[in-house]
Context: one part of a larger RNA
RNA sequence: UGACGGGGGCCCGCACAAGCGGUGGAGCAUGUGGUUUAAUUCGAUGCAACGCGAAGAACCUUACCUAGGCUUGACAUGUAUAGGAUACACCAGAGAUGGUGUUUUCUCUCGGGGAGCCGGAUGGAAGGUGCUGCACGGCUGUCGUCAGCUCGUGUCGUGAGAUGUUGGGUUAAGUCCCGCAACGAGCGCAACCCCCGUCCUCAGUUGCCAGCAGUUCGGCUGGGCACUCUGAAGAAACUGCCGGUGAUAAGCCGGAGGAAGGUGGGGAUGACGUCAAGUCCUCAUGGCCUUUAUGUCCAGGGCUACACACGUGUUACAAUGGAACCUACAAUGGGUUGCGAAACCGCGAGGUGGAGCGAAUCUCAAAAAAGGUUUCUCAGUUCGGAUCGCAGUCUGCAACUCGACUGCGUGAAGUUGGAAUCGCUAGUAAUCGCGGAUCAGCACGCCGCGGUGAAUACGUUCCCGGGCCUUGUACA
Numbered sequence: 001u002g003a004c005g006g007g008g009g010c011c012c013g014c015a016c017a018a019g020c021g022g023u024g025g026a027g028c029a030u031g032u033g034g035u036u037u038a039a040u041u042c043g044a045u046g047c048a049a050c051g052c053g054a055a056g057a058a059c060c061u062u063a064c065c066u067a068g069g070c071u072u073g074a075c076a077u078g079u080a081u082a083g084g085a086u087a088c089a090c091c092a093g094a095g096a097u098g099g100u101g102u103u104u105u106c107u108c109u110c111g112g113g114g115a116g117c118c119g120g121a122u123g124g125a126a127g128g129u130g131c132u133g134c135a136c137g138g139c140u141g142u143c144g145u146c147a148g149c150u151c152g153u154g155u156c157g158u159g160a161g162a163u164g165u166u167g168g169g170u171u172a173a174g175u176c177c178c179g180c181a182a183c184g185a186g187c188g189c190a191a192c193c194c195c196c197g198u199c200c201u202c203a204g205u206u207g208c209c210a211g212c213a214g215u216u217c218g219g220c221u222g223g224g225c226a227c228u229c230u231g232a233a234g235a236a237a238c239u240g241c242c243g244g245u246g247a248u249a250a251g252c253c254g255g256a257g258g259a260a261g262g263u264g265g266g267g268a269u270g271a272c273g274u275c276a277a278g279u280c281c282u283c284a285u286g287g288c289c290u291u292u293a294u295g296u297c298c299a300g301g302g303c304u305a306c307a308c309a310c311g312u313g314u315u316a317c318a319a320u321g322g323a324a325c326c327u328a329c330a331a332u333g334g335g336u337u338g339c340g341a342a343a344c345c346g347c348g349a350g351g352u353g354g355a356g357c358g359a360a361u362c363u364c365a366a367a368a369a370a371g372g373u374u375u376c377u378c379a380g381u382u383c384g385g386a387u388c389g390c391a392g393u394c395u396g397c398a399a400c401u402c403g404a405c406u407g408c409g410u411g412a413a414g415u416u417g418g419a420a421u422c423g424c425u426a427g428u429a430a431u432c433g434c435g436g437a438u439c440a441g442c443a444c445g446c447c448g449c450g451g452u453g454a455a456u457a458c459g460u461u462c463c464c465g466g467g468c469c470u471u472g473u474a475c476a
Stems, first nucleotide, its partner, number of pairs: 001476002003473003007470007015460002019424005026315008034306002042053002064301003068297003078122002081119001083117001087102006105115004127290002130288003137283001138279003141275001143273001148187006154163003167178003193267004198235002201232004207225001212222003238261001241255005317417001321376006333364003338357002343352003383414001388409007430452007
């Protein structure tokens, strides 16, 4: 100087407390451990691994296993060389591949040359998701959006170092004020950036009967940009004003005005560093290893196994509910090998159909919870839907291993969950649906969107994490 303390002081944070809803019990989904297996590819492992890499394993993917092949090779490049590139058909084969037959390119100053493709040869060399993240780059997680981390000069100390950065106040903040052997400065904080909330201007093939006319009643038509909206440019908030308090300071408390008030709400933004944290399987790369194989092609299988254990979710256990019918109100988005309307067929998944739309114009599309009427009457039930049987639909060469969905039948566990444990402070929790990426198909996951919309916070003694000062130390 640090680190540590079941030392002290001060102060924060959904850290506790006060509340609301969960997890832990059940079924299922998904990830992991374990076990099994020819293989169940690999990585991630307290917080910070475990719906994680994977924004989507039937083949492919695929790295694993079994079997069958190839050896300048699936891919790149040089040299010389043979050639009828390429496409189609048939045969053998699981296919890769092998064999046979037919067919045949572009360009030019065309004898011929060049390009492209293919075959074998040759030389350096290709290839490796093989090892090492404890050799590295890059990227990322975490402490933590915590308020800290440092430097120059000066001063003090033999020196390591100290001072500044400590102190008195204050703040979300090393934020600001005052004081002080310090005076300044840098990286962080804040602000500058984006979205939301109010208004104005500009612009109107969305919106409007707002005012007029027509109307087959639909902004449908004429007509008009007032309003809604869309999207560009601005205005607006600064403790600016008033009162109190404070050291006359920084600030704090209350008030006015205002759409908004003291950081208005949210996002992006992550200092010096820590964990030899994670990643050699994104990529890049040193070293090592491999070279008729640890490379590469192909078929099938596996990654989907199942005495069990854990994590994360989902559906429930019901009457604030289930069922039937009627009837409203969104936002974000996607769409041309695409979204697909009306109409018709089917109980339904879906099929036929093809209008319109590269989309404020058409379409996906119905929002759902909510509201109204009826029914069920507390029961393992008209709750719950697992499991299984049969019959189907769709995608796709192909749904056996191993897809999703539909109809009929079947109807399991489950009556609110031990010890323990998680999230959340407001348009939040809870609850309800909708969209998108990936994607042929497949979503209870992920990323977004809106609808309805709470309760509680006395307080900081205690648990956890963190910041500053101080103290002790057989620690570095």

A computed fold for a 476-nucleotide part of an RNA from an uncultured prokaryote, annotated as small-subunit ribosomal RNA, 3' major domain. Rfam family: Bacterial small subunit ribosomal RNA. Rfam links the family to the GO terms structural constituent of ribosome and ribosome.